Transfer RNA from a Candidatus Altimarinota bacterium, 72 nucleotides, folded computationally.
It matches the Rfam family "tRNA". The family's RNA type in Rfam is transfer RNA.
It was read from a public genome assembly.
The coordinates come from a structure-prediction model, not an experiment, and the mean pLDDT is 82.
RNA sequence: GGGUCGGUAGCUCAGUGGUAGAGCAUCUGGCUUUUAACCAGUUGGCCGGCAGUUCAACUCUGCCCCGACCCA
Numbered sequence: 001g002g003g004u005c006g007g008u009a010g011c012u013c014a015g016u017g018g019u020a021g022a023g024c025a026u027c028u029g030g031c032u033u034u035u036a037a038c039c040a041g042u043u044g045g046c047c048g049g050c051a052g053u054u055c056a057a058c059u060c061u062g063c064c065c066c067g068a069c070c071c072a
């Protein structure tokens, strides 16, 4: 330098054009003598950045940034 894949909640990830979800975690309550476990609820993300296409973009296109791998 070229190519492939990835970047979404505190963490691990899902989400292939129509108002963004799960598990774990935080917090509150229940249960328990207490803790843990269990049960119910709650909080938390303008989706890496900038443009483009579209009535509408996490999703499609271009460029850039970061990470992993391959080729040279």
Base pairs, nucleotide, nucleotide: 001071002070003069004068005067006066007065010024011023012022013021018055025043027041028040029039030038048064049063050062051061052060